[in-house]
RNA sequence: GGAGUCGGCCGGGUGGUCGCUGUGCCCCCGGGGCGCGGAGGAAAGUCCGGGCUCCACAGGGCAGGGUGCCAGGUAACGCCUGGGGGGCGUGAGCCCACGGAAAGUGCCACAGAAAACAGACCGCCGAUGGCCGGCACGCCCGUGUCGGUACAGGUAAGGGUGAAAAGGUGCGGUAAGAGCGCACCGCGCGACCGGUAACGGCUCGCGGCACGGUAAACCCCACCCGGAGCAAGGCCAAAUAGGGGAGCGAUGGCGUGGCCCGCGCUGCUCCCGGGUAGGCCGCUAGAGGCAUGCGGUGACGCAUGUCCCAGAGGAAUGACCACCCUCGACAGAACCCGGCUUACAGGCCGACUCCAUUC
Repeated sequence: GGAGUCGGCCGGGUGGUCGCUGUGCCCCCGGGGCGCGGAGGAAAGUCCGGGCUCCACAGGGCAGGGUGCCAGGUAACGCCUGGGGGGCGUGAGCCCACGGAAAGUGCCACAGAAAACAGACCGCCGAUGGCCGGCACGCCCGUGUCGGUACAGGUAAGGGUGAAAAGGUGCGGUAAGAGCGCACCGCGCGACCGGUAACGGCUCGCGGCACGGUAAACCCCACCCGGAGCAAGGCCAAAUAGGGGAGCGAUGGCGUGGCCCGCGCUGCUCCCGGGUAGGCCGCUAGAGGCAUGCGGUGACGCAUGUCCCAGAGGAAUGACCACCCUCGACAGAACCCGGCUUACAGGCCGACUCCAUUC
């Protein structure tokens, strides 16, 4: 100097004028004045988890759903932190839908001989048997030997096909081969050691070895799961028609997400028609923010101090001027919070890795 990786922060500001809105105080009170405050890192997605509210004896089981290595954090989680294992990268680092294939079922197109109790297309051998030929011996048909053939037979080491083909390398053995045997590696089981554990160990022993993959296929295993949701749910006021009809009816009906048992209540369901849609609460002081210290590898926890930082109600932040500036991207709260995911112009800070060059 270049290229990269990880973490954190900002993402318009200041002043003035007019306008909107929450709240405190005051006033001449259908309004006016002054003070303080007024959208986000994702407010988005509605994907998870909760707080809160209501219902339910709030129990059991089945079905259904969710998660899936270990240990921690947290109110909790499918999240976060650390570790183990696997994969990618020279590396800093990044990713993992990470229990089980010896419970069972299914699937692996095409190619290929054969795709899992899985095989012979090309090759190799042809010892033994067959066929052909030569020679020798004996004597009418045999024996021995040599050569050829590749018919029977043997083979899965070599080649081909494929994403994947009966573990790898070497030595021996064989007619040629093969864990056929052996050594080492790999694999399985066991012991011992380390670690809370997942796991690890060129520590030891036994075994020629269960014979591919796939569970984001069905399935098996472990753990977890009441329901509905602020249009939840309360209070006040007002108005109407305490109207009409049908069904079930205590051996019933209704409630409990589906079904069963149990439990609770004693009425419930459907159709037609009529009235109201107003006001207040819920609604923002919180599993809250910030600073410092301590503990912890870390997520985070504890202690002290300090601050109050939107509550609209068809939905409040707008317009103009001046200056600064990173010249403005993605984009607007609707009960609240913890996460994850997605979008994002430009800028700042820190740590680490690799390459080149110079000293």